Description:
Small-subunit ribosomal RNA from an uncultured prokaryote, 1459 nucleotides, folded computationally. Its mean pLDDT, the model's own confidence on a scale to 100, is 82. The RNAcentral record of the sequence draws on ENA.
[in-house]
RNA sequence: AGAGUUUGAUCCUGGCUCAGAUUGGCUCAGAUUGAACGCUGGCGGUAGGCCUAACACAUGCAAGUCGAGCGAGAACGCACUUUCGGGUGUUAUUAGAGCGGUGGACGGGUGAGUAAGGCGUGGGAAUCUACCCAGUAGCGGGGGAUAACUUGUGGAAACGCAAGCUAAUACCGCAUACGCCCUACGGGGGAAAGCCGGGGAUCUUCGGACCUGGCGCUGAUGGAUGAGCCCGCGUCGGAUUAGCUAGUUGGUGAGGUAAGGGCUCACCAAGGCGACGAUCCGUAGCUGGUCUGAGAGGAUGAUCAGCCACACUGGGACUGAGACACGGCCCAGACUCCUACGGGAGGCAGCAGUGGGGAAUAUUGGACAAUGGGCGCAAGCCUGAUCCAGCAAUACCGCGUGUGUGAAGAAGGCCCGAGGGUUGUAAAGCACUUUCAAUUGUGAAGAAAGCCUGGCCGUUAAUAACGGCUAACCCUGACGGUACCCUAAGAGGAAGCCCCGGCUAACUCCGUGCCAGCAGCCGCGGUAAUACGGAGGGUGCGAGCGUUAAUCGGAAUUACUGGGCGUAAAGCGCGCGUAGGCGGCCUGAUAAGUUGGAUGUGAAAGCCCUGGGCUCAACCUAGGAACUGCAUUCAAAACUGUCAGGCUAGAGUAUGGUAGAGGAUAGUGGAAUUUCCGGUGUAGCGGUGAAAUGCGUAGAGAUCGGAAGGAACAUCAGUGGCGAAGGCGACUACCUGGACUGAUAUUGACGCUGAGGUGCGAAAGCGUGGGGAGCAAACAGGAUUAGAUACCCUGGUAGUCCACGCCGUAAACGAUGUCAACUAGUUGUUGGGCUUAUAAAUAAGCUUAGUGACGAAGCUAACGCGAUAAGUUGACCGCCUGGGGAGUACGGCCGCAAGGCUAAAACUCAAAUGAAUUGACGGGGGGCCCGCACAAGCGGUGGAGCAUGUGGUUUAAUUCGAUGCAACGCGAAGAACCUUACCAGGUCUUGACAUCCCGAGAAUUUACUAGAGAUAGUUUAGUGCCUUCGGGAACUCGGUGACAGGUGCUGCAUGGCUGUCGUCAGCUCGUGUCGUGAGAUGUUGGGUUAAGUCCCGUAACGAGCGCAACCCUUGUCCUUAGAGUUCCCACCAUUAGUUGGGCACUCUAGGGAGACUGCCGGUGACAAACCGGAGGAAGGCGGGGAUGACGUCAAGUCAUCAUGGCCCUUAUGGGCUGGGCUACACACGUGCUACAAUGGCCGGUACAGAGGGUUGCGAAGUCGCGAGGCGGAGCCAAUCCCAGAAAGCCGGUCCUAGUCCGGAUUGCAGUCUGCAACUCGACUGCAUGAAGUCGGAAUCGCUAGUAAUCGCGGAUCAGAAUGCCGCGGUGAAUACGUUCCCGGGCCUUGUACACACCGCCCGUCACACCAUGGGAGUGGGUUGCAAAAGAAGUGGGUAGCUUAACAAUGGGGAGGACG
Repeated sequence: AGAGUUUGAUCCUGGCUCAGAUUGGCUCAGAUUGAACGCUGGCGGUAGGCCUAACACAUGCAAGUCGAGCGAGAACGCACUUUCGGGUGUUAUUAGAGCGGUGGACGGGUGAGUAAGGCGUGGGAAUCUACCCAGUAGCGGGGGAUAACUUGUGGAAACGCAAGCUAAUACCGCAUACGCCCUACGGGGGAAAGCCGGGGAUCUUCGGACCUGGCGCUGAUGGAUGAGCCCGCGUCGGAUUAGCUAGUUGGUGAGGUAAGGGCUCACCAAGGCGACGAUCCGUAGCUGGUCUGAGAGGAUGAUCAGCCACACUGGGACUGAGACACGGCCCAGACUCCUACGGGAGGCAGCAGUGGGGAAUAUUGGACAAUGGGCGCAAGCCUGAUCCAGCAAUACCGCGUGUGUGAAGAAGGCCCGAGGGUUGUAAAGCACUUUCAAUUGUGAAGAAAGCCUGGCCGUUAAUAACGGCUAACCCUGACGGUACCCUAAGAGGAAGCCCCGGCUAACUCCGUGCCAGCAGCCGCGGUAAUACGGAGGGUGCGAGCGUUAAUCGGAAUUACUGGGCGUAAAGCGCGCGUAGGCGGCCUGAUAAGUUGGAUGUGAAAGCCCUGGGCUCAACCUAGGAACUGCAUUCAAAACUGUCAGGCUAGAGUAUGGUAGAGGAUAGUGGAAUUUCCGGUGUAGCGGUGAAAUGCGUAGAGAUCGGAAGGAACAUCAGUGGCGAAGGCGACUACCUGGACUGAUAUUGACGCUGAGGUGCGAAAGCGUGGGGAGCAAACAGGAUUAGAUACCCUGGUAGUCCACGCCGUAAACGAUGUCAACUAGUUGUUGGGCUUAUAAAUAAGCUUAGUGACGAAGCUAACGCGAUAAGUUGACCGCCUGGGGAGUACGGCCGCAAGGCUAAAACUCAAAUGAAUUGACGGGGGGCCCGCACAAGCGGUGGAGCAUGUGGUUUAAUUCGAUGCAACGCGAAGAACCUUACCAGGUCUUGACAUCCCGAGAAUUUACUAGAGAUAGUUUAGUGCCUUCGGGAACUCGGUGACAGGUGCUGCAUGGCUGUCGUCAGCUCGUGUCGUGAGAUGUUGGGUUAAGUCCCGUAACGAGCGCAACCCUUGUCCUUAGAGUUCCCACCAUUAGUUGGGCACUCUAGGGAGACUGCCGGUGACAAACCGGAGGAAGGCGGGGAUGACGUCAAGUCAUCAUGGCCCUUAUGGGCUGGGCUACACACGUGCUACAAUGGCCGGUACAGAGGGUUGCGAAGUCGCGAGGCGGAGCCAAUCCCAGAAAGCCGGUCCUAGUCCGGAUUGCAGUCUGCAACUCGACUGCAUGAAGUCGGAAUCGCUAGUAAUCGCGGAUCAGAAUGCCGCGGUGAAUACGUUCCCGGGCCUUGUACACACCGCCCGUCACACCAUGGGAGUGGGUUGCAAAAGAAGUGGGUAGCUUAACAAUGGGGAGGACG
């Protein structure tokens, strides 16, 4: 510090998700959490441990103490004694109670309540404070009760009641009063308690008095400590909570309190709080701090510390210095327990512990040894505060689980390309060490004291007592026989967890097969999963490791530091204007803001720095720094503020002009539509893509004249004008707003923005009343259509218009808030001013206010903006924070309604969006161009019969594959057996085939039997080759196991091969340049071409694969050589090129020539090129072939072959016989033959080319009507044969008919091939003679030696072509042209597509009911207002009742208590 994820790719925007949690200069080490869960688990130190039910609690303990305040006072035990009942002493300054004092208000717990009566920080004045400290003044003299106790009595108990006795530091008067309190300043009022110790004189009633010391007590003062009160500032969210308040706000007076105060009351006034957020609602203890973060911040408030609040819930007071009191009281309530049913008892949010809740949190432990607290003179007692121990890896820190050596790189595992690799020096083995645990032994520190004794000092009359200091002795440890140390022995007792697709370090095999599962995000899994599960290996961390939850960070993703708003979310529709914010120049003053210094405070702990102590560390400890804050004070005066004075540049005002659809009202005008009236006139009009509805013989439409009425204002008209926006368009008048401009004068900052507020605000809509020509929602009819609630047509009502009143929204847009300043230019236009020129019109220049186009810098994600900014700045306002849900629900406000404004959440997704790029596509995008693409022609298919292939059906099987073009006479260049893969039956199991091993045998072969055959059995002949004599090689048979075998699956695991777009002209690269980038440029443009062919231009310059050419063939010529069976007889002889001779020509096949827009003319740009011509066998690529760019279609093929993986192994392999692939209601494709006279048949007659041939072609001759047979010459081929070419030509016949067309089908008889023609061959002869008379919709091929037509040959092959591949003969028609159909190329445009239009995608319905809203309602909580009832308690009062202290003389009184 970033990364993953939107896309085919890119740049943004933007959300979601992940990596992290310390410090540092280096090294070592490696910290978010009060956690929980899963797996695992050796030791120690230190810390923390109910976050949930402030839920309920059994049991024990947690607050007592003082006999030196007081009265009373046991028992057990022991000792003595006894009359044996007991008694006495001791226990005993006892226990247990009581009165009294003090403490119980601390310590400990919890966080329910509380948004301020709290807390934090800094101040303040009107207060109290037990114990403590200091100094001050005192402690005299009396009195009456009462518990305990005793007796009686009530009650189950708790607990009482009555009578009687008694004490005090309990209670009450009296005396005294420096200071204290009250006061009218005269005066008045008010205290106390004793106890313990010591003692020389004196006195004594022998108790003491008296003196003295200590403790205690009383009054008052000051301090310290603690507490109460007040003020400033700070302190969560909600405005879908906007108004709240009646003791409320203030005053006067009184009361009350420790104290100020409406704290309370009476009276008076009507205030007080609130947009700087009152009130209300929700949530929450606050802080030091803690976690995170670079910081600013954000989150948090366990442990420790400060404050607050609470103590079963609510209320209340009492006592007290202090409480409205956790282990006190009273009342009410809920709950629990006891009960004799009458009544009582209780409060763990103290420490343990229990139940419950929960994912989850410990022992009913030890001790007061230390620290601290209460009481006490003290000893001491009490202390679940505290100190310790226990439990759990809860966290942090430290240590260990060995160290060295050790290659035969062991075994085993795993992988493998079979060689090896890896686990791995790892183990074993050898040598060594002993931390920790376990064993043995020793053994601390934590303890300082107090008591007692001695000495010194103080006090005192005192050598006493008491206090202080000091010394010595004795004695005190829960932890704990703990820490630490020693110790023989022994590697002996001690390693796991997560992960390994990317992010993110770490890879293979097997299993599984969209199953099981994984997953933080993206996403894996559908038969080769580095992502699931296991294994091997590896990475990371390590007594832990992962997961879950939570916080901050990353997130600049709420932006103060530090973001945005033209199109991504985001500028209010537009003005005016309140509060607020901000504000021109100069001078002076002030000191609020601001800046600096000083002082106080900012608790301790924590963080940080430097030291120290535990062996280190964690931890502990000392000092420092820091605590960025607040308050007070001193100083400064630039800036902001405030006050005062001035200025004119901002902003206004006056005055003269100018332009304008600016607004409002009234009036006027013409053109047009419609309707009505009248005339002329006759059959249609109207409307549409085409029609129809509609109108019209009752006279339309057309045309002429007249009238009525409403609405809108052609031309001018213009990126022209005006207005804030909405908006404004005939003319005239009146009223009126604003702008611009000139020159002066004047005011003197009067300004800008603007939350709320208020006004204006298109169209539609609403209300009331008018008006209504045209147009026209709704509606009606006609069309269109599968339908057509639409588009089109005919009608037509609201409405559109006017007046008044509502509504308040629009893509109200420049998708761009208002104001101000600054920052290159060029050009158009509107309004004004000035100058110059001109006679004028006008022109040029300058200036100003608008309104447009381009463009520099700059900005921007890009597009683009660019003085009219989206540039650079300032001021103010509004708005945004992922998509959907949703601008919706609920609530509120507005509205007559429609609806508007404000405005969520649950739930859900990992995206949604913007701009630009490359492709693809475009239903009805555009431009240019090409192709038998259309058109123009010729011939077909589709109809018939047959052949062949396919689908379907059938079947035991009809083997499999190919399926739009690009499957369907395709694989198959040839299924009777074989082929053959299919089916049935019958068979074999190391196998039909390969390698290795063992045994036997030459190999080989004859015949017979059984069988359908495979096969099995018997049998005959045969004894080979090499040899080192052991044997070996080939071959056959038998056996064992490795293995063979598979046309079994996957063409979506593959190689190879092929099809297709397409022989279309395209596809790319290097360098450079442009762009943030994907990419672009080049390759686009102007011409041209069959062509990205070439030329020119050009930020491109070059290059590659394609095109073309090079290759083959054909067309002309030359040359060379060759063969003479071909050719020629050109030449000689001859019946015949048959032969002899010949090789010039033809031919054959090698080599060359030729064609290149080379030449001429024209066009073109002086180019490329095109057009025409000449010459030439051939002319612009001469014809044909081979040749197929980058790629697309997961195209086809695992059945040509090869091959990964999977599957079968007495079978999915091998052999055999028979059958099937040839089936047949039907459908389709491709062909053949025809339907006839351009023809059929018969006779005669002519001319090819290219091929094939020894398992062959097979001549002549001969037989047969023929297929063919016999025959066998010749030929391994320019020699022989196949081999008669046919159409054609000549002649004859047929005469338009189902025919002398056509030949299917069938019968009979044959031929050939072949083991074998039944299923299932071809051919021949005779006979038979079907459909068919040119073919619907639709559709195919072809542009010249082509179509059409005619025959010939070949491959395969025993036989079996109408198919396929070739060959030649005869030999046309047409192309105006590119509008349209199809396909393709280039450029451009749009796109929400990229699996790319066979794309994407919207809504209803059906079903479910997870979530949210509504919902007849229903239950609960909180709160306001009003009312009723009302406990305890406090204050006051009345009736009544009662009364020790004082007074007093009996009755009674003062005073008091209860009520």